[in-house]
């Protein structure tokens, strides 16, 4: 890297370094960003999954991974419903892709 499976509308920021783009990919939109973003480090926090403890069952505690702008920022191709003469617009669903955990080769 690829495989299986669960979840993805909740939650949680300060400091330091650094100095230009960033929000996974394509396109469109929207947003963040020199009042310093993205990233890296430290500390703090959150509690989704797992280990162990604990309980009648929860709660709770330890540890591992993870996470700490916006629903996975929104939309796209398919199906259904509604509105519209049309163009198109709105709502819902299942996928695909992605992220994270656990398992396994």
């Nucleotide at each position: 890297u690829g495989c299986u499976u669960a979840u993805c509308a909740a939650g949680a920021a300060a400091g330091g370094c650094g100095g230009a783009g960033g929000g996974a990919c394509u396109a469109g939109g929207c947003c963040c960003u020199u009042u310093g973003a993205u990233g890296c480090c430290u500390u703090a926090g959150c509690a989704a999954c797992c280990u162990g403890g604990g309980u009648a069952a929860u709660a709770c505690c330890u540890g591992g991974u993870g996470c700490u702008a916006a629903c996975u920022c929104c939309u796209a191709g398919c199906c259904c419903c509604g509105a519209u003469c049309u163009c198109u617009c709105g709502g819902g669903g299942a996928a695909a892709a992605g992220a994270u955990g656990a398992g396994g080769c």
Molecule: SAM riboswitch aptamer (S box leader)
Organism: Roseivirga pacifica